[in-house]
Context: one part of a larger RNA
RNA sequence: UGACGGGGGCCCGCACAAGCGGAGGAACAUGUGGUUUAAUUCGAUGAUACGCGAGGAACCUUACCCGGGCUUGAAAUGUAGAAGAAUAGAUUGGAAACAGUUUAGCCAGCAAUGGCUUCUAUGUAGGUGCUGCAUGGUUGUCGUCAGCUCGUGCCGUGAGGUGUCGGCUUAAGUGCCAUAACGAGCGCAACCCACAUUAUUAGUUACUAACAGGUUAAGCUGAGGACUCUAAUAAGACUGCCGUCGUAAGAUGCGAGGAAGGUGUGGAUGACGUCAAAUCAGCACGGCCCUUACGUCCGGGGCGACACACGUGUUACAAUGGGAGGUACAAAGGGCUGCUACCUGGUGACAGGAUGCUAAUCCCCAAAGCCUCUCCCAGUUCGGAUCGGAGUCUGCAACUCGACUCCGUGAAGCUGGAUUCGCUAGUAAUCGCGCAUCAGCCAUGGCGCGGUGAAUACGUUCCCGGGCCUUGUACA
Numbered sequence: 001u002g003a004c005g006g007g008g009g010c011c012c013g014c015a016c017a018a019g020c021g022g023a024g025g026a027a028c029a030u031g032u033g034g035u036u037u038a039a040u041u042c043g044a045u046g047a048u049a050c051g052c053g054a055g056g057a058a059c060c061u062u063a064c065c066c067g068g069g070c071u072u073g074a075a076a077u078g079u080a081g082a083a084g085a086a087u088a089g090a091u092u093g094g095a096a097a098c099a100g101u102u103u104a105g106c107c108a109g110c111a112a113u114g115g116c117u118u119c120u121a122u123g124u125a126g127g128u129g130c131u132g133c134a135u136g137g138u139u140g141u142c143g144u145c146a147g148c149u150c151g152u153g154c155c156g157u158g159a160g161g162u163g164u165c166g167g168c169u170u171a172a173g174u175g176c177c178a179u180a181a182c183g184a185g186c187g188c189a190a191c192c193c194a195c196a197u198u199a200u201u202a203g204u205u206a207c208u209a210a211c212a213g214g215u216u217a218a219g220c221u222g223a224g225g226a227c228u229c230u231a232a233u234a235a236g237a238c239u240g241c242c243g244u245c246g247u248a249a250g251a252u253g254c255g256a257g258g259a260a261g262g263u264g265u266g267g268a269u270g271a272c273g274u275c276a277a278a279u280c281a282g283c284a285c286g287g288c289c290c291u292u293a294c295g296u297c298c299g300g301g302g303c304g305a306c307a308c309a310c311g312u313g314u315u316a317c318a319a320u321g322g323g324a325g326g327u328a329c330a331a332a333g334g335g336c337u338g339c340u341a342c343c344u345g346g347u348g349a350c351a352g353g354a355u356g357c358u359a360a361u362c363c364c365c366a367a368a369g370c371c372u373c374u375c376c377c378a379g380u381u382c383g384g385a386u387c388g389g390a391g392u393c394u395g396c397a398a399c400u401c402g403a404c405u406c407c408g409u410g411a412a413g414c415u416g417g418a419u420u421c422g423c424u425a426g427u428a429a430u431c432g433c434g435c436a437u438c439a440g441c442c443a444u445g446g447c448g449c450g451g452u453g454a455a456u457a458c459g460u461u462c463c464c465g466g467g468c469c470u471u472g473u474a475c476a
Base pairs, nucleotide, nucleotide: 001476002475003473004472005471007470008469009468010467011466012465013464015460016459019423020422021421022420023419026315027314028313029312030311031310032309033308034306035305042053043052064301065300066299067298068297069296070295076124077123078122079121080120081119082118083117084116087104088103089102090101091100092099093098107114108113126290127289129288130287131286135284136283137279138278139277140275142273147186148185149184150183151182152181153162154161155160166177167176168175192267193266194265195264197235198234199233200232201231202230203229207224208223211222212221213220238261241255242253243252244251245250304442317416321375322374323373324372325371326370327369333364334363335362338357339356342353343352344351345350382413387408388407389406390405391404392403393402429452430451431450432449433448434447435446
C1' cells in the first nucleotide's frame, strides 16, 4: 500500500421487512447431467452453464455413425501440355453419388491466337482436427456501482502519501464550506432516441364540424383545413417563483402556476480494472497435426434413445369458475413464390372459385369484457395427459421423427415439505395480438405490442451484495 476480520462508524440497493403472485408436489414441453448406443456431433458448468450458441435437426442443415464412391479433389487459382464450341437431350447399371453408352450442336478471328469446357502433370488446395493457458475481435460479470488516475507543487531515505481527507449535501468524487495543495483527464450529469402538453407548417391513402348530395348502411360523394391523426420544426421544467430551515450547497410545503416538479418516465450509453471467465465451431490468426484422408460427394441412420436426477416453462387442480348463444373496444407489425375480403362445399382442419392490395388506400384482425341461459361443489359439464379410429395440409418424402382437424378414450392432479424466486405503478397479476427464423413445424421459447389493472413499504435490528472513513493482523 492492499487484502481479510463471526472489529467499529456512516450510507445505499426488491437486500431484509410490509405486501401480491409464483417455483419446490401433478401431467406435459424444453435444456442439462447420468445411463444406453454403431452414433446418440461439439461447446457452455456457483453467482456469471442448464427454453444457453440454436432467430426453426424429417432429407438438407450436420460437424456424429454405418455403407457406397472420388483423389488437383465440392469450390478458388498459377504454369505447361493435349483435346473439344458453349449447350440441350436420350439411355444402361445403381439406393443415390457415380460409372458407362449415345444423339443434336460446331464460337470470334484472314491467320497467329483468344474466350469457354474437359483431361494429364505440377505449384497451390481442403480440414467444424488440437491448443481461448500463444492471440485479435466480440461477450458475460462485479455494476450504471461511483469510482479510477495524471501534471506541477509539498511531505517521506524509500515503498509511498497528499490532492481523493474533514463538516454539510447529493442518485452521483453531485455540489458547498474548510484545507499544502493548485489544476486536469477517464467515469457521473448533460448533449441522442421514445412517450406525455401546446403552437406553426403541411393535408393524402388519414379526418368530417359547417354547407350540399346520397344510401339498407357507411366520409359513400362534392367540398372543407376546424377536430382526430400523420411528421417536420419550435416552445416548455430551470428548485425559475413564494413560505420555512440553512453561511452556502441544499432540504422541506394536501404552496402557486403548469400537460408535466425537483434526474418527469423509459431507453441507448458500461470508467481503470477483476475472474489465465467464455468463444480457435461466427470470423480472423501463430504453432502443431491429417493429405487415396482427420479432405470431399451420396444413401440410410443418429443429434428425438430412457431405470433415473436437476434447471426453465406451459396447463391445471375449479364457481372471482366451466359450457352455450348474442354483442363491443386496441396497438405494434407483416404481406406478390405473398396477405386475401366475399361466395360455395365440408361438423372441421381445409378445398374450389372470386376480388382488392407492391399498401395511412386492400387484407391478416383481438381476447379478457358486457348481456342472457345453464352447471351446484362432485375427481364433476373441473382437468386435459395417454391411447384407438378417420381425415386435412406442407413437402421428392411425415416409419424412425411434422403440425393441425373430427369422433371416441378421459390418466395424474383437490393448492404442493424443507427451501426458494420475481415485482414499488400503468409496475405486479391477468388477457389476447404481432414479428423474426420458416416449404412445413415439434414456439408452451425469444423479441415486441396494446387491453384490464392492484396491494404494500413502520423501518434499517437482522440475512445478502456494494461504497466511504477508521482500527487489528504472525497474510501478500
Predicted 3D model of a 476-nucleotide part of an RNA (small-subunit ribosomal RNA, 3' major domain) from a wastewater metagenome. The RNAcentral record of the full RNA draws on SILVA. Rfam family: Bacterial small subunit ribosomal RNA.